[in-house]
RNA sequence: GAAGAAAAAAGGCAAACGUUUCGAAAGGGACGGACGCAAAGCUCCGGGUCUAAAGUUACACGUAACCAUGAUGGCCGAGCCGCUCUU
Numbered sequence: 001g002a003a004g005a006a007a008a009a010a011g012g013c014a015a016a017c018g019u020u021u022c023g024a025a026a027g028g029g030a031c032g033g034a035c036g037c038a039a040a041g042c043u044c045c046g047g048g049u050c051u052a053a054a055g056u057u058a059c060a061c062g063u064a065a066c067c068a069u070g071a072u073g074g075c076c077g078a079g080c081c082g083c084u085c086u087u
Stems, first nucleotide, its partner, number of pairs: 002087004012037002017032006035074001041080003045077003048072003055066005
């Protein structure tokens, strides 16, 4: 350096839920809490999924439909970085 593995050791992260906060929402932040994770570390490059404020259209004028520039890295792929052991 490459590949494989998570048995051991040292550790790490933190689902649901609760409180609070930001946001139109999806969802995010902080604290608590652990379902789980060998990258559940980072990055929207590609896809999927979620939401639909603004916008467009239709009408019954208040609703409906479409739509990402928003979100999801703990949906998948890809890229980069990293601990231990074995070969």